Record summary: This is a predicted structure of a 73-nucleotide RNA (transfer RNA) from Pantoea sp. Aalb. NCBI's taxonomy places the organism under Bacteria, Pseudomonadati, Pseudomonadota, Gammaproteobacteria, Pantoea. Its Rfam family is "tRNA". About the family: Transfer RNA (tRNA) molecules are approximately 80 nucleotides in length.
RNA sequence: GCCGGUAUAGCUUAGUUGGUAAAGCAACGUAUUCGUAAUGCGAAGAUCAUAGGUUCGAUUCCUAUUACCGGCA
Numbered sequence: 001g002c003c004g005g006u007a008u009a010g011c012u013u014a015g016u017u018g019g020u021a022a023a024g025c026a027a028c029g030u031a032u033u034c035g036u037a038a039u040g041c042g043a044a045g046a047u048c049a050u051a052g053g054u055u056c057g058a059u060u061c062c063u064a065u066u067a068c069c070g071g072c073a
Stems, first nucleotide, its partner, number of pairs: 001072007010025004019056001028042004049065005
């Protein structure tokens, strides 16, 4: 230099062909306990890497960029 992959909650991951993003763990509240842990219940938590484009509508399609991983030279 060229090619491919990945980027979504604090962490680990889902998300079928475009229609307002789901779960587990952690943390928080609460019940239980003399108290803690464990357990049950509840609520909350995301500019879907960044910037443009297409579209009535984009995590999803297109382009560029950034970071990381891999391959070729």